RNA sequence: AUCUGUAAAUGGCAAACUUGGUCGAAAGACAGGGACGCAAAACCACCGGUCUAAAGGAGAAAUCCCAUGACAGCGGGGUCACCGGA
Numbered sequence: 001a002u003c004u005g006u007a008a009a010u011g012g013c014a015a016a017c018u019u020g021g022u023c024g025a026a027a028g029a030c031a032g033g034g035a036c037g038c039a040a041a042a043c044c045a046c047c048g049g050u051c052u053a054a055a056g057g058a059g060a061a062a063u064c065c066c067a068u069g070a071c072a073g074c075g076g077g078g079u080c081a082c083c084g085g086a
Stems, first nucleotide, its partner, number of pairs: 002086004012038002017033003021030003036073001042079003046076003049071003056065003
């Protein structure tokens, strides 16, 4: 440097659900509990996808469109990294 995750060490993260509070129009995020899972479940919205639709637009209305808002634990890609093995 490349490939790799059978055993081990130090350890790490934390789905559903839930608590209370905060932020948010919402989706969702943050904090505590929790433990389904994860060898990148670390980071980045670049590509695809998904969610939301405040503002804006359309409409007589119902409602529809729309990301500049989100999801990295949906897939791909990029960046960086612990331990072991080859």
Source information:
The RNA shown here (c-di-GMP-I riboswitch aptamer) has 86 nucleotides and comes from a Pseudomonadota bacterium. Of the family's consensus pairs, 95% are formed in the model. The source organism's lineage runs through Bacteria, Pseudomonadati and Pseudomonadota.